[in-house]
RNA sequence: GCAGACCCGUUCGAAAGACGGCGACGCAAAGCUACCGGUCUAAAGGGUUGACGCCCCAAGACAGCGGGGUUGCCG
Numbered sequence: 001g002c003a004g005a006c007c008c009g010u011u012c013g014a015a016a017g018a019c020g021g022c023g024a025c026g027c028a029a030a031g032c033u034a035c036c037g038g039u040c041u042a043a044a045g046g047g048u049u050g051a052c053g054c055c056c057c058a059a060g061a062c063a064g065c066g067g068g069g070u071u072g073c074c075g
Base pairs, nucleotide, nucleotide: 001027002026007021008020009019011018012017025064031070032069033068035067036066037065038062039061040060045056046055047054048053
């Protein structure tokens, strides 16, 4: 310097999650970036069921999962 979880929101979203507030668990890049791997969700779509439902699926999301790229404080 940043801001976890929990909680709140008359914010967005199908959800994951993001945003704002509170709050600091932690982090020497816990700044930025979705390029690679991984993880999360599954609306639309596909399969299945008499139906309820179940399964698959990222074009959605996670940078505080790891790597890469890039910028940066002190010495």
Overview: A computed fold for a 75-nucleotide RNA from a soil metagenome, annotated as c-di-GMP-I riboswitch aptamer. Model confidence (mean pLDDT): 87 of 100. Rfam family: c-di-GMP-I riboswitch aptamer. Rfam links the family to the GO term cyclic-di-GMP binding.